Two RNAs folded together computationally: RNase P RNA and transfer RNA, 457 nucleotides in total. Rfam match: Bacterial RNase P class A. Its mean pLDDT, the model's own confidence on a scale to 100, is 77.

[in-house]
RNA sequence: UCAGAUGGUCGGAUGGCCGCCGGCCGCUUCGGCGACCGGAGGAAAGUCCGGGCUCCACGGAGACACGGUGCCGGAUAACAUCCGGCGGGGGCGACCCCAGGGACAGCGCCACAGAAAACAAACCGCCAGGCGGCCUAAGGUUUUCGAACCUUCACCGCGGCAAGGGUGAAACGGUGCGGCAAGAGCGCACCGCGCGGACGGCAACGGACGCGGCACGGCAAGCCCCACCGGGAGCAAGACCAAAUAGGGACGACACAGAACCUGUUUCCGGGUUGUCGUCCGGGUCGGUCGCGAGAGGCGUUCGGCGACGAACGUCCCAGAUGAAUGGCCAUCCCUUCGUGCAAGCGGAGGACAGAACCCGGCUUACAGGCCAUCUGACGCA
RNA sequence: GCCGUAGUAGCGUAGUGGUAGCGCAAUCCCUUGGUAAGGGAUAGGUCGUGAGUUCGAUUCUCACCUACGGCACCA
Numbered sequence: 001u002c003a004g005a006u007g008g009u010c011g012g013a014u015g016g017c018c019g020c021c022g023g024c025c026g027c028u029u030c031g032g033c034g035a036c037c038g039g040a041g042g043a044a045a046g047u048c049c050g051g052g053c054u055c056c057a058c059g060g061a062g063a064c065a066c067g068g069u070g071c072c073g074g075a076u077a078a079c080a081u082c083c084g085g086c087g088g089g090g091g092c093g094a095c096c097c098c099a100g101g102g103a104c105a106g107c108g109c110c111a112c113a114g115a116a117a118a119c120a121a122a123c124c125g126c127c128a129g130g131c132g133g134c135c136u137a138a139g140g141u142u143u144u145c146g147a148a149c150c151u152u153c154a155c156c157g158c159g160g161c162a163a164g165g166g167u168g169a170a171a172c173g174g175u176g177c178g179g180c181a182a183g184a185g186c187g188c189a190c191c192g193c194g195c196g197g198a199c200g201g202c203a204a205c206g207g208a209c210g211c212g213g214c215a216c217g218g219c220a221a222g223c224c225c226c227a228c229c230g231g232g233a234g235c236a237a238g239a240c241c242a243a244a245u246a247g248g249g250a251c252g253a254c255a256c257a258g259a260a261c262c263u264g265u266u267u268c269c270g271g272g273u274u275g276u277c278g279u280c281c282g283g284g285u286c287g288g289u290c291g292c293g294a295g296a297g298g299c300g301u302u303c304g305g306c307g308a309c310g311a312a313c314g315u316c317c318c319a320g321a322u323g324a325a326u327g328g329c330c331a332u333c334c335c336u337u338c339g340u341g342c343a344a345g346c347g348g349a350g351g352a353c354a355g356a357a358c359c360c361g362g363c364u365u366a367c368a369g370g371c372c373a374u375c376u377g378a379c380g381c382a
Numbered sequence: 383g384c385c386g387u388a389g390u391a392g393c394g395u396a397g398u399g400g401u402a403g404c405g406c407a408a409u410c411c412c413u414u415g416g417u418a419a420g421g422g423a424u425a426g427g428u429c430g431u432g433a434g435u436u437c438g439a440u441u442c443u444c445a446c447c448u449a450c451g452g453c454a455c456c457a
Stems, first nucleotide, its partner, number of pairs: 001378010012333007020039004025034003041353001045364002048362005053234004066230005071085005086100001087098004101225002106223002108219003123165002125161003130158004137152006173191006192214001193212004199206002238290004248281007259274006297316008334351007383453007392406004400437001408424005430446005
């Protein structure tokens, strides 16, 4: 210098003018007016986890069911988060990624292809040592020259084999040497795998040692088993105040005449309901108030810890709307881009993602452009 | 604000680990003097998007996008 890795941080600046919301103070003719102070984010987003808080259910605890989490240890109010390790994978490296328990508890699935997909088995192929058959030529030995005996028969069946071929995502350990009729953990060495008791480590696990010739395919983000966690709903939770109209109830007054309806099976006779006015009561609706801003709070220093984090001390108060405020314009500067110009410059356009709604801790997703720190690789110079 | 459901061809839907079907619609042909109906044939699918698990994903898991529905008070 170039290319990267990790962590952190900012994400337009300053001033003026006009507005908006909240708090507080003052004035007020109660309609408002004025001064001062404060006024979006790292994600306020998605609503994916965990809590606070509220209501409901419940005698306590446990079990079943359902849902979730899943290497080990720690942090934390808690977590699926974070930190430190372990194991596996990727990168030359800094470093990054992993839903990472159990497949001898059981069930299920493994399409097509392939001989065979999990009890193993044998399509092509290999073998001629064994058994049986077929063939009767060649060679050898002996010889009484007539012949006899032996070997080779690579054609078939039985049989032996799993090295090689081929299929597949996956084929019942791999490489080499020996061995064999051919082969094969059949034997041996190394590697892999499994088991064992010591050793190191809190543990996950590790490196040696010994034993086993290998038996145990994959899938649990299929059912399931094991361990642990979880009662349900959510601020539109929930609490309070409360209008007009209509309707409900209680009491009182008037009408108590007639009518209507219901009912005792029908008639007679009887019971009940239906009216108007006044006072009071309670529920909901419109509307309003609270919940609702001092908190697992921010910043700084010191100490403990590798770290997440914790402790002590100091200091600060930092949005609270409810159809919903946090905005607009101008000037100077910064950045990006376009045009023009030899250049200085001039002119134009623009300023990432995005907008609190009960709060907090995380995760995930979106994000123009910078800045800082540490580290890695390559090249060059000393 | 909070809670839930669903995305498969132009439209309506089935399929839930192993080459994605069906009906209507569309295009062409036959039939008719012509049209409709009828008959025959054909085309059309990033299974909402992107990752992961698996040999293999429309299906299982996660993240994102879109659409729809419910929740204020009372019995």